[in-house]
RNA sequence: GAUAAAGGCAAACCCGCCGCGAGGCGGGGGCGCAAAACCUUAGGGCCUGCGACGACGAGAGGGCAGGCAGCCUGGUUGCCGAA
Numbered sequence: 001g002a003u004a005a006a007g008g009c010a011a012a013c014c015c016g017c018c019g020c021g022a023g024g025c026g027g028g029g030g031c032g033c034a035a036a037a038c039c040u041u042a043g044g045g046c047c048u049g050c051g052a053c054g055a056c057g058a059g060a061g062g063g064c065a066g067g068c069a070g071c072c073u074g075g076u077u078g079c080c081g082a083a
Base pairs, nucleotide, nucleotide: 001080008033009032013028014027015026016025017024018023031070037076038075039074042073043072044071045068046067047066048065049064050063056061
């Protein structure tokens, strides 16, 4: 960060499997993406399950455990490249 080139990834939806769930993995698919690669043990946000009849925690306390990196910021690594 260019209507360049070579490649790359893959939303919704469908099928199969896993999960209580958010959702994940594989196949098809292709909305989009220059980090749509990795990190949620960096901060915020959204969602799920359990929880004021107190879960969770040694206790103080009072929320805890998960999901989304294609929600934003941040961190790490990285392809091509004209003017």
This is a predicted structure of an 83-nucleotide RNA (c-di-GMP-I riboswitch aptamer) from uncultured Rubrobacter sp. The coordinates come from a structure-prediction model, not an experiment, and the mean pLDDT is 86. The organism belongs to Rubrobacter, within Bacteria.